[in-house]
RNA sequence: GGCAAAUGUCCCUAGGGUUCCGGCGCCGCCGAUCGCGGCGCGGCUGGUCCGAGAGGGGCAGCCCGGCGGCGGUUCAUCCGCGUCCUGCCGGGUCCACGGCGGGACAAAAGCCCGGGAGGC
Numbered sequence: 001g002g003c004a005a006a007u008g009u010c011c012c013u014a015g016g017g018u019u020c021c022g023g024c025g026c027c028g029c030c031g032a033u034c035g036c037g038g039c040g041c042g043g044c045u046g047g048u049c050c051g052a053g054a055g056g057g058g059c060a061g062c063c064c065g066g067c068g069g070c071g072g073u074u075c076a077u078c079c080g081c082g083u084c085c086u087g088c089c090g091g092g093u094c095c096a097c098g099g100c101g102g103g104a105c106a107a108a109a110g111c112c113c114g115g116g117a118g119g120c
Base pairs, nucleotide, nucleotide: 007060008059009058010057011056012055015050016049020047021046022044023041024040025039026038027037028036029035061093062092063091064090065089066088067087069081070080071079072078095115097118101113102112103111
């Protein structure tokens, strides 16, 4: 310097913690059960919840090509094309090793800083 577009969002999962639910322990309310309350535990399977640039999927957007319209031309063919509306069909949206540390929510994380720093 070049390389059409290489994007957004939602659902899910890997994973994550502990605000709430549940579970468990201790204590109290009673003599006991049930129940209620307080404190604690996430090296408590779980439910709510958070959740991937480099994981899966849906929808949309974007890019390329074709068809539909008009005109010229020699009948086909072929070529060119202003504007408006907008539709349909097909293809594409590649590749991707990655800290420390910091940040938010209750807290943590493959979340955000970040396709970063760095490396090849």
Overview:
A computed fold for a 120-nucleotide RNA from Ancylobacter sp. TS-1, annotated as Guanidine-I riboswitch aptamer. Rfam family: Guanidine-I riboswitch aptamer. Rfam describes the family as follows. This family represents a conserved RNA structure found upstream of the ykkC and yxkD genes in Bacillus subtilis and related genes in other bacteria. The function of this family is unclear although it has been suggested that it may function to switch on efflux pumps and detoxification systems in response to harmful environmental molecules. RNAcentral holds the sequence, with entries from Rfam. Model confidence (mean pLDDT): 79 of 100.